[in-house]
This is a predicted complex of two RNAs, RNase P RNA and transfer RNA, with 409 nucleotides together. It holds a member of the Rfam family "Bacterial RNase P class A". It is annotated as a ribozyme.
RNA sequence: AGCCCGUCGGACGGCCGCAGUCGAAAGACUGAGGAAAGUCCGGACUCCACAGGGCAGGGUGCUGGAUAACCUCCAGGCGGGGAGACCCGACGGAAAGUGCAACAGAGAGCAGACCGCCGAUGGCCCCGAAACGGGCACAGGCAAGGGUGAAACGGUGGUGUAAGAGACCACCAGCGCCACCGGCGACGGUGACGGCUGGCAAACCCCACCCGGAGCAAGGCCAAGCAGGGACCCGGUUGCUCGCCGAAUGGUCCCGGGUAGGCCGCAGGAGCGCGUCGGCGACGACACGCCAAGAUGGAUGGCCGUCCUCGACAGAAUCCGGCUUACAGACGGGCU
RNA sequence: GCCGGAGUAGCUCAGCUGGUAGAGCAGCUGAUUUGUAAUCAGCUGGUCGGGGGUUCGAUUCCCUUCUCCGGCU
Numbered sequence: 001a002g003c004c005c006g007u008c009g010g011a012c013g014g015c016c017g018c019a020g021u022c023g024a025a026a027g028a029c030u031g032a033g034g035a036a037a038g039u040c041c042g043g044a045c046u047c048c049a050c051a052g053g054g055c056a057g058g059g060u061g062c063u064g065g066a067u068a069a070c071c072u073c074c075a076g077g078c079g080g081g082g083a084g085a086c087c088c089g090a091c092g093g094a095a096a097g098u099g100c101a102a103c104a105g106a107g108a109g110c111a112g113a114c115c116g117c118c119g120a121u122g123g124c125c126c127c128g129a130a131a132c133g134g135g136c137a138c139a140g141g142c143a144a145g146g147g148u149g150a151a152a153c154g155g156u157g158g159u160g161u162a163a164g165a166g167a168c169c170a171c172c173a174g175c176g177c178c179a180c181c182g183g184c185g186a187c188g189g190u191g192a193c194g195g196c197u198g199g200c201a202a203a204c205c206c207c208a209c210c211c212g213g214a215g216c217a218a219g220g221c222c223a224a225g226c227a228g229g230g231a232c233c234c235g236g237u238u239g240c241u242c243g244c245c246g247a248a249u250g251g252u253c254c255c256g257g258g259u260a261g262g263c264c265g266c267a268g269g270a271g272c273g274c275g276u277c278g279g280c281g282a283c284g285a286c287a288c289g290c291c292a293a294g295a296u297g298g299a300u301g302g303c304c305g306u307c308c309u310c311g312a313c314a315g316a317a318u319c320c321g322g323c324u325u326a327c328a329g330a331c332g333g334g335c336u
Numbered sequence: 337g338c339c340g341g342a343g344u345a346g347c348u349c350a351g352c353u354g355g356u357a358g359a360g361c362a363g364c365u366g367a368u369u370u371g372u373a374a375u376c377a378g379c380u381g382g383u384c385g386g387g388g389g390u391u392c393g394a395u396u397c398c399c400u401u402c403u404c405c406g407g408c409u
Stems, first nucleotide, its partner, number of pairs: 001336008010307007018031005033313001037324002040322005045215004052242004057211005062076005077091001078089004092206002097204002099200002114146002116142003121139002123136004154172006173197002175194002178191005219264004228255006234246003271290003275286004308311001337408007346361004355392001363379005385401005
């Protein structure tokens, strides 16, 4: 000068206040976060058939593992970046099919000829007795070089030829296929063969795997109050269909009337801390200890004193595991 | 709290099988008129809310973020 991992994110004391629990009362105890956030994933839980078949639709996408599950994590492989520690990757299939590539350019996907090169062969012309030779660039051949483009049919060298070209040869890069070896596997290594050689699937699609829907304003219980009337017809939480279940004491909508309450769900959980063991690790098993916010107009604040490095981003609302985003600074460990 | 939708010119909206972003109104200039309005002709005006990715190329496809709107007792 950097890289990676982890921890903390004012401390202590006093007074007052707010919320919850306990208590007859006095009072005692407890009281935001690493992201409580965004609501982007995955689950738990609740209701609808404890959730079913097919199609449609959606999601994921190297391999192996971890997990309740995952667009998560760990380890490994491959590719890319960096001098390095290390970081990043939607990373299956383009030889199943369909499709896309504006402008420029001759040509953009069973390619093509503007400049250019050649014109062996054929044609025309010249010389000539003829052969040989010379010329034209007419038919035609070529794709080396130039030029266009993001991309021009693999690269370098040679053989070959009229000029050329994987046309052929050698080497190299890639692909496919076969055999052997290593690995659970992704894949890697070696050898042989095939002249097979562009990109896009975050385009449709194919393949493999996964997914029922709605959400705590879910849902359940209690209490109070009121007045009923009309229209439509099956309903079962995105579509179609089968099946199943329920149902006219039902369902949806409109008009009118009443209420604007309480309790549960609701915090003992895939919980936290520490230790041992297993595992490279994510993590798991066992033992011990702990209980740590819970509102429904919604609490977590203010003042004083001491000290320091003078304090950022921000605040619970069913809960949990992740991801992403915001963040003044401080500390510890490892590495280049 | 939970669940949906939308950001494109000053305003209201198009554009979405990816290829130089358009329309109406508004604004400016000119014509017409004695003058104004209306009308006609022309012109100006865009970080496609911000950032990143895929692609030769992104308003469009994907991810993330910001702002606004709506529904649910």